[in-house]
Notes
The RNA shown here (c-di-GMP-I-GGC riboswitch aptamer) has 87 nucleotides and comes from a Planctomycetota bacterium.

């Protein structure tokens, strides 16, 4: 240095609950702790979710599409990085 994830210390925080922002998906803060070796960071590719507004249709109930938004704890990619048993 690479692979890898033994040990120790530490880190993060699913569901759910409370508050808050949002039309929604969802975000943020607090509690919580399912899990995580990048569950640090980046929406670049794919995937998935939402879609108030806007467009089209309409039996006026709504339906379809879409600008856009979101998930980094869906996968890939990029980038930074703690410890060091073992190879």
């Nucleotide at each position: 240095c690479c692979u890898c994830g033994a040990a120790a210390g530490g880190g993060c925080a699913c569901a759910c609950c409370c508050g808050u922002c949002g039309a929604a998906a969802g975000g943020c803060g607090g509690g919580g702790u399912c899990g995580c070796a990048a569950a640090g960071c980046c929406a670049c590719g794919g995937a998935c979710c939402u879609a108030a507004a806007c467009c089209u249709c309409u039996c006026c109930g709504g339906a379809g599409g879409c600008a856009a938004g979101g998930u980094g704890g869906c996968c890939g990619g990029g980038u930074u990085g703690c410890c060091g048993a073992a190879g």
Its Rfam family is "c-di-GMP-I-GGC riboswitch aptamer". On this family, see Weinberg et al., Proc Natl Acad Sci U S A 2017: "Bioinformatic analysis of riboswitch structures uncovers variant classes with altered ligand specificity". Of the family's consensus pairs, 86% are formed in the model.